[in-house]
RNA sequence: GCCCCCAUCGUCUAGAGGCCUAGGACACACCCCUUUCACGGGUGCGACGCGGGUUCGAAUCCCGCUGGGGGUACCA
Numbered sequence: 001g002c003c004c005c006c007a008u009c010g011u012c013u014a015g016a017g018g019c020c021u022a023g024g025a026c027a028c029a030c031c032c033c034u035u036u037c038a039c040g041g042g043u044g045c046g047a048c049g050c051g052g053g054u055u056c057g058a059a060u061c062c063c064g065c066u067g068g069g070g071g072u073a074c075c076a
Stems, first nucleotide, its partner, number of pairs: 001072007010026004018056001028044005049065005
């Protein structure tokens, strides 16, 4: 240099064009339960890397960029 894969709450993840103003688990905050703690129950908080395109409609498809991972070539 070229090719491939990945990027979603603090963390791990679901998602395959409309059921997503994005769901779950853990964590965190509050409440209940308990003599206390833990466990358990309830409520809350919290994310689609950036830009553009396609479409009536994009987390999802396409292009570019950024970042991460892998493969491969050149190095006379």
About this RNA: This is a predicted structure of a 76-nucleotide RNA (transfer RNA) from a Candidatus Obscuribacterales bacterium. Rfam family: tRNA. The family's RNA type in Rfam is transfer RNA. Rfam links the family to the GO term triplet codon-amino acid adaptor activity. The coordinates come from a structure-prediction model, not an experiment, and the mean pLDDT is 84.